[in-house]
Context: one part of a larger RNA
RNA sequence: CACUCGUUUAGGAACUCGGCAAAAUUGCCCCGUAACUUCGGGAGAAGGGGUGCUCCGUUACCGUUAGUGUCCACGCGGCACGAAGCGGGAGGGAGUUGCAAUUAAGAGGCCCAAGCGACUGUUUACUAAAAACACAGGGCUCUGCUAAGUCGAAAACGACGUAUAGGGUCUGACGCCUGCCCGGUGCCGGAAGGUUAAAAGGAGAGGUUAGCCGCAAGGCGAAGCUCUGAAUUGAAGCCCCGGUAAACGGCGGCCGUAACUAUAACGGUCCUAAGGUAGCGAAAUUCCUUGUCGGGUAAGUUCCGACCUGCACGAAUGGCGUAACGAUUUGGGCGCUGUCUCAACGAGUGACACU
Numbered sequence: 001c002a003c004u005c006g007u008u009u010a011g012g013a014a015c016u017c018g019g020c021a022a023a024a025u026u027g028c029c030c031c032g033u034a035a036c037u038u039c040g041g042g043a044g045a046a047g048g049g050g051u052g053c054u055c056c057g058u059u060a061c062c063g064u065u066a067g068u069g070u071c072c073a074c075g076c077g078g079c080a081c082g083a084a085g086c087g088g089g090a091g092g093g094a095g096u097u098g099c100a101a102u103u104a105a106g107a108g109g110c111c112c113a114a115g116c117g118a119c120u121g122u123u124u125a126c127u128a129a130a131a132a133c134a135c136a137g138g139g140c141u142c143u144g145c146u147a148a149g150u151c152g153a154a155a156a157c158g159a160c161g162u163a164u165a166g167g168g169u170c171u172g173a174c175g176c177c178u179g180c181c182c183g184g185u186g187c188c189g190g191a192a193g194g195u196u197a198a199a200a201g202g203a204g205a206g207g208u209u210a211g212c213c214g215c216a217a218g219g220c221g222a223a224g225c226u227c228u229g230a231a232u233u234g235a236a237g238c239c240c241c242g243g244u245a246a247a248c249g250g251c252g253g254c255c256g257u258a259a260c261u262a263u264a265a266c267g268g269u270c271c272u273a274a275g276g277u278a279g280c281g282a283a284a285u286u287c288c289u290u291g292u293c294g295g296g297u298a299a300g301u302u303c304c305g306a307c308c309u310g311c312a313c314g315a316a317u318g319g320c321g322u323a324a325c326g327a328u329u330u331g332g333g334c335g336c337u338g339u340c341u342c343a344a345c346g347a348g349u350g351a352c353a354c355u
Stems, first nucleotide, its partner, number of pairs: 001350008010341002014339001019336001027051005036041001038173001052096005061088004067081005072075001097101001109334007116326002121133002137171007149157002174321004179251003184248002186244005193239003199233002204228001206226003211220003252270005279313001280310001291307005
């Protein structure tokens, strides 16, 4: 010097990103216990008091039962009382020791307010335990059984189930609710019209050449073979017509106006499929921003309550609340302390030195 411990005057979070770490609290009995609440909780809330030993003391009382009484469907029966002994034993009174009596060890710190998630649970084996995942509950959708779905064939699962069942997907207890838009994309339904494949069809055209014409060069050219090939017929799909948002998603701008000013219930105009309803709001969302006001502090970029000018909340990608719960996050307080002012002493083990 390092690590692991122990103690500490005065102060008591001044430390620090932050009370991290440590200290403190702790058993049992009694008293007492708030807001809020889903009436279960909250709650061991909080906050107090007691606690050893001796005697009164064979304490009251309780257990055990020899016996006694009684009843009867008479049995190794039921019920009541219950001596002695043994065992247990609160409460009360008196006394007594120490600084201290759950004397050592083991054994909750507590309260207030807010965010998130209802809860118990699950998770990144080895840097993340959470507000993430799951969850009961809610909705939509598919599936009528040889079910849908999974699957490389078969087999199998689904299920030896049958719509109170099974698959997919979103939301996430509970309470109050869940607004407007179907123009785009998707899905569902429709079939009149347009478009449209293979296939069918075979108008027409080309090649070849028996033959014919020609003195020749060459020209014409049936049938067959071959190479093409127009019209016409032709399903789903798409176009089209409807529906559907707890499907993917979306939910405006400018100008003017009231007898102080300010503001605009009101009006005008443009655009849109429709222009954000309830509730909430500087928020896990607010850039400007340490917004402004209030509270708490001597002093508060955090926190709490409001305001609304929402850069860029908003209703199952759920909105707003919410008792209980949380090794969750944030702010405040009481207690407590070597976290600190500011360090000191001690113990053990290392390191170091000598052997």